[in-house]
RNA sequence: ACAUAGUUUCAGGGGUGGUGAAAGUCCACACCGGAGGUAUAGUCCUCGACCGCUCAAUGAGCGCUGAUUCGGUGAGAUUCCGAAACCGACGGUUAAAGUCCGGAUGGAAGAAACGACGG
Repeated sequence: ACAUAGUUUCAGGGGUGGUGAAAGUCCACACCGGAGGUAUAGUCCUCGACCGCUCAAUGAGCGCUGAUUCGGUGAGAUUCCGAAACCGACGGUUAAAGUCCGGAUGGAAGAAACGACGG
């Protein structure tokens, strides 16, 4: 110096108005975008989360899992530039929720730092 066990910390954003008896849920306009990969990605690929099922159950396995096109530049971009679109778990609620409340002071893909023994 490298690598590994291990330890610690971090790890999701977003609203105003109108109608109405009642809506942060409808309507209008606005706003938001987890992680790794790849020419810079909410829409590609992979993963996490949520949800369902099973089991020998603080866990593990399996399943489910939304949405983009056109033009331009370029060696290369569904990632950049221009334009127009689209999507968003579960439970709750005087009225239907990506933006409110809740499970969640949770879990987690993963990121960063520290780092033996041994080689």

FMN riboswitch aptamer (RFN element), 119 nucleotides, folded computationally. Its Rfam family is "FMN riboswitch aptamer (RFN element)". Its family is annotated with FMN binding in the Gene Ontology. Its mean pLDDT, the model's own confidence on a scale to 100, is 84.